[in-house]
Context: one part of a larger RNA
Formats: sequence, C1' cells, structure tokens
RNA sequence: UUGGGCGCGCAGCGCGUGUAGGUGGCCUUUCAAGUCGGAUGUGAAAUCUCCCGGCUUAACUGGGAGGGGACAUUCGAUACUGUUUGGCUUGAGGGCAGCAGAGGGAGGUGGAACUCCCGGUGUAGUGGUGAAAUGCGUAGAUAUCGGGAGGAACACCAGUGGCGAAAGCGACCUCCUAGGCUGUUCCUGACGCUGAGGCGCGAAAGCGUGGGGAGCGAACACGAUUAGAUACCGUGGUAGUCCACGCCUUAAACUAUGAACACUGGGUAUGGGGGGUAUCGACCCCCUCCGUGCCGAAGCUAACGCGUUAAGUGUUCCGCCUGGGGAGUACGGCCGCAAGGCUAAAACUC
Repeated sequence: UUGGGCGCGCAGCGCGUGUAGGUGGCCUUUCAAGUCGGAUGUGAAAUCUCCCGGCUUAACUGGGAGGGGACAUUCGAUACUGUUUGGCUUGAGGGCAGCAGAGGGAGGUGGAACUCCCGGUGUAGUGGUGAAAUGCGUAGAUAUCGGGAGGAACACCAGUGGCGAAAGCGACCUCCUAGGCUGUUCCUGACGCUGAGGCGCGAAAGCGUGGGGAGCGAACACGAUUAGAUACCGUGGUAGUCCACGCCUUAAACUAUGAACACUGGGUAUGGGGGGUAUCGACCCCCUCCGUGCCGAAGCUAACGCGUUAAGUGUUCCGCCUGGGGAGUACGGCCGCAAGGCUAAAACUC
C1' cells in the first nucleotide's frame, strides 16, 4: 500500500455548527467532457508468446508473426455521469392552527432540615463505636421551648417517565429565549446529505481576581485498630464545594455502537399527538405519526448477543485501527497563568 476491520479482541473524534471537498429526487431539452465503438498514426530494439532457423538437445546470433495504452488525431453513439434549458412535488424549508416537557438565561419568593447566636426550663452527662478513646459539658452541655442570623440543597410527587446535540437539566412564580411533535397540504421548488480544516459548547477536579462560607470535606492534627497502619472506623479541620467574571478542555465524556436516507415478520408495556364511536368528557376500541423500554421471525455474529431505536439488507460522506512492550512517552511545534492539553516517533526488546 492493498485487503480486512472498528458493541465486548487494535479501532467511532465528548458533542454540535459549518467552509472546501465528496455525493445527491422525478420528467424534459441541449452539448458530447467522462463513457462506449470505428478508422488512422504511434507504441524503438531487446525481453514475452507462436512459427521458422540453428544444434543430438539446451543456451542462442538471425528471420517472420502476434500481443501490449486512462496515448494522439479524426468520425460516430447518447443509455448512464456531467453540462445547458424548461418544468414537477414526494426530499428539504416556510406559513397557519394546536400539544407536551427538570431545554437554556435573568430576577424574585417559599417551606423542611442543619449550624451558630440570644433567652427560658432543666441537671450530669453527652457524643461516638465492633468495642473504645480523643472531643464537648457544672464557665451549665446533651435534651426541650421561644426568638434571631446564615449558607447550601430542593423530601413526597418521581416513573423501566420527560427535555436537551452532548456535557447535562428536578421547590414555586414572573420575564426573555431555543428546539421538538401533531394536524393542514396553503407557499418556495432540490434550496438536500456528509463534512478535512475552522469556529462554538463541553461533568468533575484544577487555576486567576473579587465575594461568600451553613453542611460536607482532599491536605493536616489527634483518638483508635494493627506486628506496623503514612489506611479502612472516630473527633476536629484548611483548600474546595457556592456566586460573579475570565481560564483550563479532560472522563468508563459509554449505548464502550459516527451522521443521513431507504428497505425488511410479529408480541407486549409506556410518554406525547391525531382519528372513530352515542353529544362533550371519562372509559373502551381502532388506526396512524413521533419518542422510550422489554421479548423475540428472518438475517447477522467467533461466541455473547443484536434484532424496524439492528450489530439485518443497501447507498453516500467523515473519523479511526494494523502484534506486545518501549509510549499516548521523548524531541519539535501549537495552545495554556500554571497544572497540563493536542499532535506524535525511534533505538532497543519479546
């Protein structure tokens, strides 16, 4: 490199947006670039294949023929690709009418719990554990009642449930705002798909500046345990956890399964929408669209399993893998305040 692969063996970028590029629905028209056919030219010699010669064969000088192209010129063909013309509506987008939702941002409000402070009652313990001790408490703790302050998180509802591209999102109210789904078939008329770079978002931890600090709690101190115990258990406790702004850009960022479209038996549960029935609703029934689960035909798979939410059957585009270790390291480059991140070898060794 070809080939073969990427759920679990090596391998799907954490996710989106989108540039170049690649690729692209139905009908019609033009051209003839790709494509296909003919002719001519060229395609040196040697080599290769066949025949002759040579020689007992072979090697082989020599003679003849053939084959060999993403070649050039020219003449044609027009199904397909492309180009040009006109049109279409099923893909895509929009309008109108509805629906559900922890989707995002800002502001405000609330109750339970907790800690601290003040006051009342009250007295000797309390706390903690496997058992203890450190700790707290006669300077009055724990318990209990009343008042106040503060920060963080929102029990039940809650679901195999919903929303979001992913990360993620859960008290209530208001404002701003994004997407999805259904119905209609009213408008545009292929405007689509994918997407190297680029740009944006991106849990937790961490970093910078300024706030905040109730609980929890790396580090740290002490008490235990133990042969030891730099741990597990306990008492404390600083960063941090929270807010604003700015960085960092990584995760088992997982469905370990890239995106889009089409096709291919069923059963069952559930969320949203639509329709039917006797009038609305409920219930019930049926159908259908979008989503979320389970079980399973065919098929696939090394097996496990997957199975209309495919890991089945196909098409398009991107990313990635190529024995183990060395190593996701060194060096260099780019990014970062730093921590570090991204890109990424080789010697050597088995």

Annotation
This is a predicted structure of a 350-nucleotide part of an RNA (small-subunit ribosomal RNA, central domain) from an uncultured bacterium. RNAcentral holds the full RNA, with entries from ENA, Greengenes and SILVA. Its mean pLDDT, the model's own confidence on a scale to 100, is 85.